[in-house]
Context: one part of a larger RNA
RNA sequence: GCCAGGGAGUUCACACUUGUGGCGAGCUUAAGGGAAGUCAUAUACCCGAAGGCAUAGGGAAACCGACAAGUUCGCAGUUUACAAGGAACGCCGUCUGAAAGGGCGGGAAGUCACAGGUGUGAGACCCGAAACCGGACGAUCUACCCCUGAACAGGCUGAAGCCUAGGGAAACCUGGGUGGAGGGCCGAACAAGUAUUGACGUGCAAUUCAUGUUUGUUGAUUUGGGGGUAGGGGCAAAAGACUAAUCUAGUCCGGUGAUAGCUGGUUCCCAACGAAGUGGACAUAGGCCAGCCUGCUUUGAGAUGGGGCAUUCGGUAGAGCAAGGAUUAAUGGUCACGGGGAGUAAAAUCCUCGCCCAUCAGUCAAACUACGAACGAAUGUCUAUCGUAGACGAGCAGAGUCGGGCGUGCGUGCGUAAGGCACGUGGCCGAAAGGGGAAUAACCCAGACCAUGGUUAAGGGCCCUAAAUCUCGAUUAAAUGCUAAAAGAGGAAGGGCGUCCUUAGACUAAGACAGUAAGGCGGUAGGCUCAGAAACAGCCACCCGCUAAGCAACACGUAACAGUGGACUUACCGAGUCUUUGGGCCCUGAGAAUGGACGGGGCUAAAUCGAGUCCCGAUACCAUGGGAUACACCCUAGGGUGUAAUUCGUUAGUUGGGCGAUCUGGUUGGGCGGAAGUAGGGCUGUGAAGUCCUAUGGACCGAUCAGAUUUGCAGAUCCUGGC
Numbered sequence: 001g002c003c004a005g006g007g008a009g010u011u012c013a014c015a016c017u018u019g020u021g022g023c024g025a026g027c028u029u030a031a032g033g034g035a036a037g038u039c040a041u042a043u044a045c046c047c048g049a050a051g052g053c054a055u056a057g058g059g060a061a062a063c064c065g066a067c068a069a070g071u072u073c074g075c076a077g078u079u080u081a082c083a084a085g086g087a088a089c090g091c092c093g094u095c096u097g098a099a100a101g102g103g104c105g106g107g108a109a110g111u112c113a114c115a116g117g118u119g120u121g122a123g124a125c126c127c128g129a130a131a132c133c134g135g136a137c138g139a140u141c142u143a144c145c146c147c148u149g150a151a152c153a154g155g156c157u158g159a160a161g162c163c164u165a166g167g168g169a170a171a172c173c174u175g176g177g178u179g180g181a182g183g184g185c186c187g188a189a190c191a192a193g194u195a196u197u198g199a200c201g202u203g204c205a206a207u208u209c210a211u212g213u214u215u216g217u218u219g220a221u222u223u224g225g226g227g228g229u230a231g232g233g234g235c236a237a238a239a240g241a242c243u244a245a246u247c248u249a250g251u252c253c254g255g256u257g258a259u260a261g262c263u264g265g266u267u268c269c270c271a272a273c274g275a276a277g278u279g280g281a282c283a284u285a286g287g288c289c290a291g292c293c294u295g296c297u298u299u300g301a302g303a304u305g306g307g308g309c310a311u312u313c314g315g316u317a318g319a320g321c322a323a324g325g326a327u328u329a330a331u332g333g334u335c336a337c338g339g340g341g342a343g344u345a346a347a348a349u350c351c352u353c354g355c356c357c358a359u360c361a362g363u364c365a366a367a368c369u370a371c372g373a374a375c376g377a378a379u380g381u382c383u384a385u386c387g388u389a390g391a392c393g394a395g396c397a398g399a400g401u402c403g404g405g406c407g408u409g410c411g412u413g414c415g416u417a418a419g420g421c422a423c424g425u426g427g428c429c430g431a432a433a434g435g436g437g438a439a440u441a442a443c444c445c446a447g448a449c450c451a452u453g454g455u456u457a458a459g460g461g462c463c464c465u466a467a468a469u470c471u472c473g474a475u476u477a478a479a480u481g482c483u484a485a486a487a488g489a490g491g492a493a494g495g496g497c498g499u500c501c502u503u504a505g506a507c508u509a510a511g512a513c514a515g516u517a518a519g520g521c522g523g524u525a526g527g528c529u530c531a532g533a534a535a536c537a538g539c540c541a542c543c544c545g546c547u548a549a550g551c552a553a554c555a556c557g558u559a560a561c562a563g564u565g566g567a568c569u570u571a572c573c574g575a576g577u578c579u580u581u582g583g584g585c586c587c588u589g590a591g592a593a594u595g596g597a598c599g600g601g602g603c604u605a606a607a608u609c610g611a612g613u614c615c616c617g618a619u620a621c622c623a624u625g626g627g628a629u630a631c632a633c634c635c636u637a638g639g640g641u642g643u644a645a646u647u648c649g650u651u652a653g654u655u656g657g658g659c660g661a662u663c664u665g666g667u668u669g670g671g672c673g674g675a676a677g678u679a680g681g682g683c684u685g686u687g688a689a690g691u692c693c694u695a696u697g698g699a700c701c702g703a704u705c706a707g708a709u710u711u712g713c714a715g716a717u718c719c720u721g722g723c
Base pairs, nucleotide, nucleotide: 001723002722003721004720005719006718011122012121013120014119015118016117017116018115019114020113021112022111023110026053027052028051032047033046034045057064058063067090070089071088072087073086077082078081091106092105093104094103095102096101125265126264128262132255133254134253135252136251137250143229144228145227146226147225148224149223150222151221152219154186155185156184157182161178162177163176164175165174166173167172190216191215192214193213194212195211196210198209199208231247233243234242268658269657270656271655272654273653278290279289280288282286291401292400293398294397295396296395297394298393302386303385304384306383307382308381309380310379311378312377313376314375318371319369320368325364326363327362328361330359331358332357333356337354338353339352340351341350342349404429405428406427409425410424411423412422413421414420434445435444436443449626450625451624452623453622454621455620459616460615461614462601463600464599468613470612471611472610473609474608475607481603482602494588495587496586498585499584500583501582504579505578506577507576515572516571517570518569519568521545522544523543526540527539528538551566554565555564556563627648628647630643631642632641633640634639635638659712661709662708663707664706665705666704667703668702669701670700677696678695679694680693681692682691683690684689
């Protein structure tokens, strides 16, 4: 992992509520007792009012103590004016109060049983802690201690003491020998480590093996056997170490089904409706009240984020700068003030910048407004939609929800930003399948009762791949592109004599633009300045003549001249040329690590822009047939007909109806001419399931109406067994 079996809302008491039934101003027995009658019932029948609830309330209490109906409206219904129930008014009881007023109550329905739902108390749907407490059992492991034993090759060193020789006045000193001390030295057994971070790593082994190497080895040494210390206790040369593979409090059993606001799981079917992730206070993985959902009852006529118009309200977007505030430049003013400079013995004084003021021009604003939308709100009216087939409400009962998410819809705040955080308003996902977007919760289309056929939506129509290699007009040469966006899967500012449109002008057959050839002069080296100044250091002026044209000179150049181009003119040539405004597509800007992504192939259109026709394409829409639900009507006793051009997606959840299992009772059947079970098929039902056939099997098994449940498994790191 698979299979089989087991496996989770139960039971009792009390309370509330709904349904059904009995009796009813009453209803009912409890403990306990009885067993005749009966086809039958020993829990089920009979007895037993102790007690309980109801029949009156108000008040803390003393105490006091109410409408079997006065008036009006009016639903169903029927006799269109009656009207159960209902509503309003009036009236009454009591409490409070000086009163007014206010609170509670009043025109008789309960009670018992069973069943469904819920709550409370109990283990209370099931499994799950770490813990806490009690009593026992452990020191054959290990820690320390006690008793009794055992072990330590060999070698080295050579303390005290003693002997002896010598010295000395003495104290005492020195040499030699002997001696054999030491938590002495080296080093086996023995004990203990370390490295390979080797082997092994479902091992030989829940700590071992190999190889190398190290430490201790007469001692605070090592070790055998026996004994002692026990759980908030021991023992500890102290590591929270060890106390039997268990230790920051052992193990076993018990309290015990501890508790768990936490995790996981919670078993058949179909049908109807269908949420919330918000507010408040607690609080913060949770609950409570409200909001939103469901079911039932009741009421009885209007309801509504719809649309139009009218009136009123508003100060946002935008705009604006008159006011208050912020701000840029220019010009002018004022010299009280500040800085700098000149000036003076020191001042005065002058210049300049700033400040301030004014004028003019240009800007900015959530906490500015002389303006001001869209839009929203309220009221009125018209209309639309829904509603007597019962809306809007009201009451009762049952919930779930209180972690939300996304968006280039729109509007905001915080943040560099974020699949970020916090909001408003609407949408979607959540709880929504289908088609499109290559794939892809949220984007686009569209809300799936079932079946069949057709038509479209979004999006597409070369092939993969259903449908145009469709028509017309442009653009692009970059494979740009072939991407609606989401998406950096992108391509910014800036730049382009790439190319296509377009705006405004200039020149041009009296010859333009470009190119080539030629001229580009004289007065004059203009005057001044200067060492020089001749077009060309600088200052001033910038004329006249000859001309087709030629500057008192635009650039290079010289010390100054010279020299070289340019402006300007002519000739050759022969048709457009030069500038400019706005726009389209394209290029550049543009780098990333294995070769790579328009979905791919591939495409010069199968790209981009504009216009058009046809087609494809969904569970949408339409048609036909069928089913369910709600409601109405009809006949009748479970069917029929109709309505809804607008019922039938669905998580949490609420509600309704069923299927199957085991046992019990009534009724009624089957079975050795083959029951149950098992295996394989057929058929029926929306489904849980049912039924039939064949084989096997060899003795029990159904149907129906009721009743009762240890009643349904895929999950729980579920339990047991098998494989």
Molecule: large-subunit ribosomal RNA, domain II
Organism: Candidatus Glassiibacteriota bacterium